[in-house]
Context: one part of a larger RNA
RNA sequence: CUGGGUGUAAAGGGGGCGUAGGCGGCCCAUCAAGCCACAUGUGAAACCCCCGGGCUUAACCCGGGAAGUGCAUGAGGGACUGAAGGGCUAGAGUACAGGAGAGGUAAGCGGAAUUCCUUGUGUAGCGGUGAAAUGCGUAGAUAUAAGGAAGAACACCAGUGGCGAAGGCGGCUUACUGGACUGUUGACUGACGCUGAGGCCCGAAAGCGUGGGGAGCGAACAGGAUUAGAUACCCUGGUAGUCCACGCCGUAAACGAUGAUAGCUAGGUGUCGGUGCGGGAGCACCGGUGCCGGCGCAAACGCAAUAAGCUAUCCACCUGGGGAGUACGGCCGCAAGGCUGAAACUC
Numbered sequence: 001c002u003g004g005g006u007g008u009a010a011a012g013g014g015g016g017c018g019u020a021g022g023c024g025g026c027c028c029a030u031c032a033a034g035c036c037a038c039a040u041g042u043g044a045a046a047c048c049c050c051c052g053g054g055c056u057u058a059a060c061c062c063g064g065g066a067a068g069u070g071c072a073u074g075a076g077g078g079a080c081u082g083a084a085g086g087g088c089u090a091g092a093g094u095a096c097a098g099g100a101g102a103g104g105u106a107a108g109c110g111g112a113a114u115u116c117c118u119u120g121u122g123u124a125g126c127g128g129u130g131a132a133a134u135g136c137g138u139a140g141a142u143a144u145a146a147g148g149a150a151g152a153a154c155a156c157c158a159g160u161g162g163c164g165a166a167g168g169c170g171g172c173u174u175a176c177u178g179g180a181c182u183g184u185u186g187a188c189u190g191a192c193g194c195u196g197a198g199g200c201c202c203g204a205a206a207g208c209g210u211g212g213g214g215a216g217c218g219a220a221c222a223g224g225a226u227u228a229g230a231u232a233c234c235c236u237g238g239u240a241g242u243c244c245a246c247g248c249c250g251u252a253a254a255c256g257a258u259g260a261u262a263g264c265u266a267g268g269u270g271u272c273g274g275u276g277c278g279g280g281a282g283c284a285c286c287g288g289u290g291c292c293g294g295c296g297c298a299a300a301c302g303c304a305a306u307a308a309g310c311u312a313u314c315c316a317c318c319u320g321g322g323g324a325g326u327a328c329g330g331c332c333g334c335a336a337g338g339c340u341g342a343a344a345c346u347c
Stems, first nucleotide, its partner, number of pairs: 003319004007301002012315001014202004021195003025088004030083002033081002035077002038074005049065006091192001092189003096183003103177007110154001114150008125136002162169002207248006216242002221237004259314006267292011296303002320347003329340004
């Protein structure tokens, strides 16, 4: 180098864009680098292999042959790959016309609830639990009514519903803005494609820095219970945090535990967006999203046109358990730590 694998056994990178590289549609003619076949030269001897011979045999030795899969040169072949040239439209993209959407960013606005403050009514309890207690309350609480303030989140609609590459996105309005889908003429470009080591960017929560904000909730912490104990589960409080701006961090059961793209391979039944046909019931097509199921696959579970089936290309990763995602080194980070990532030893 070669093998077999990666839903759950070890193994798909958290996600995107894209560099090098790898791979790449149909037709025509050219070249001949790869490729094929031929010739010549070379490919030392010994060794290995085959035939024969010499020591009584063998080991050993001698002669001959073959092989030496290679390289160079010459003259050819032209299917495939490649190179340069011309053409095409089925891949890919553009234009035009539409409708759908919690896609993103920013600003403004709204109501319910909660807590607090003020005032009125009102009086002895409230709260909490399995039961209690801590706690709050005659300095008037809880309850109730009116007014005010603040912060955070948006009930119903709401759906195996929609959008986004992933993380994720849900009150209303406005501005700016990304993507997808359908349809038409098949109008335009004419292979412009796929993947993607490095790289760059995005990336929940928690955490960090500076400044603000702070209603509710609530690590830590305090108290009350429970208990043999209770550094817990339950209760009363409560600080960071949760929120905003800017800057870091870069992780996750970042999950469909299933990389991306393309083609092919029975059906049935919902649903979302669009289009066509139909008087209507409805039917058909394209794109998404679910359920069931056949072939096939699979250790089984199960998957089954949204494949884990049958193929092709490219990337990533795995190779017994522990030691260990540790040590060391390097890179990154303010730190926390992250990324890369062993060995001894042991079973």